[in-house]
Context: one part of a larger RNA
RNA sequence: CUGGGCGUAAAGGGCGUGUAGGCGGUUUGCCAAGUCCUGGGUGAAAUCUGCCGGCUCAACCGGCAGGGGUCCUGGGAUACUGGCAGGCUAGGGGAAGGCAGAGGAGGGUGGAAUUCCCGGUGUAGCGGUGAAAUGCGUAGAUAUCGGGAGGAACACCAGUGGCGAAGGCGGCCCUCUGGGCCUUUCCUGACGCUGAGACGCGAAAGCGUGGGUAGCAAACCGGAUUAGAUACCCGGGUAGUCCACGCCCUAAACGGUGGAUGCUAGGUGUGGGGAGUAUCGACCCUCUCCGUGCCGUAGCUAACGCUUUAAGCAUCCCGCCUGGGGAGUACGGCCGCAAGGCUAAAACUC
Numbered sequence: 001c002u003g004g005g006c007g008u009a010a011a012g013g014g015c016g017u018g019u020a021g022g023c024g025g026u027u028u029g030c031c032a033a034g035u036c037c038u039g040g041g042u043g044a045a046a047u048c049u050g051c052c053g054g055c056u057c058a059a060c061c062g063g064c065a066g067g068g069g070u071c072c073u074g075g076g077a078u079a080c081u082g083g084c085a086g087g088c089u090a091g092g093g094g095a096a097g098g099c100a101g102a103g104g105a106g107g108g109u110g111g112a113a114u115u116c117c118c119g120g121u122g123u124a125g126c127g128g129u130g131a132a133a134u135g136c137g138u139a140g141a142u143a144u145c146g147g148g149a150g151g152a153a154c155a156c157c158a159g160u161g162g163c164g165a166a167g168g169c170g171g172c173c174c175u176c177u178g179g180g181c182c183u184u185u186c187c188u189g190a191c192g193c194u195g196a197g198a199c200g201c202g203a204a205a206g207c208g209u210g211g212g213u214a215g216c217a218a219a220c221c222g223g224a225u226u227a228g229a230u231a232c233c234c235g236g237g238u239a240g241u242c243c244a245c246g247c248c249c250u251a252a253a254c255g256g257u258g259g260a261u262g263c264u265a266g267g268u269g270u271g272g273g274g275a276g277u278a279u280c281g282a283c284c285c286u287c288u289c290c291g292u293g294c295c296g297u298a299g300c301u302a303a304c305g306c307u308u309u310a311a312g313c314a315u316c317c318c319g320c321c322u323g324g325g326g327a328g329u330a331c332g333g334c335c336g337c338a339a340g341g342c343u344a345a346a347a348c349u350c
Stems, first nucleotide, its partner, number of pairs: 003322004007304002012318001014201004021194003025088007033081002035077007048066007091191001092188004096183004103177007110154001115149007125136002162169002206247006215241002220236004258317006266295011299306002323350003332343004
């Protein structure tokens, strides 16, 4: 330098914004850098290939010729790539009008339930389990009624549903705010795709400071079980779970499937929009755009399966893999308060 790959065999970066770079719609003209043709120069020798010759053959040796690739220079070509200039509207963006949504942030507020406190009724049990015991209860528990406090989570709706780039998001109301979809003209005129670094986001657990703590509950303490029981079951219970601010940066961060674009039978649900039809209106019906499921043709696949939401057919860009163990480890570097994270070998061994 090259090959083959990445749903499950090794392999898609957790996700986004975007720098360099790579790639880039349609049309006209110019240039001629890439590209192509051609002349000249260069392309040492050996080697290589062809032919001829010399050692009895061969290896080996000698001679002649040749090609390839690279470079320099002159002339020419202009389809493609590129450069410059101009145009276009199918990509992209914008405006206008409309729509759905647990998208995000802040503030407020509601009811149910648990626990605790006060009071009433009431009396001997309650609780818990496979069975029990620890535990709670005559200082009056459990049960029940009334009142109060506080924290956390939001039953039904709820979906095979919706929104978000991912992580993720669910009572209700208000404020601020991101994105998406649809429609018809209008505006801009390639402004695009991807994206090494970089920057931002990033469940849970964990960390720092302060607050909060109803329930739950690592650790821990008891009771059981058991041969033991540092468990499973039961009674307690602290971090934590919650809030603010600051860190951490991991995951089966999964669709185990990177992003973009185009193309390739259908069938059937569902969420949002539009048009037609219909109508008093809402439905219904047909078509269509966007999303989300199921089944399935061709094709693909080792098979399983995928199948217009591709794992099909193609193009562009990024990331990654290269036998198992050693090892996602050591060392070094960078990051972190720490825990640790990121990057990442080798000996040896099968």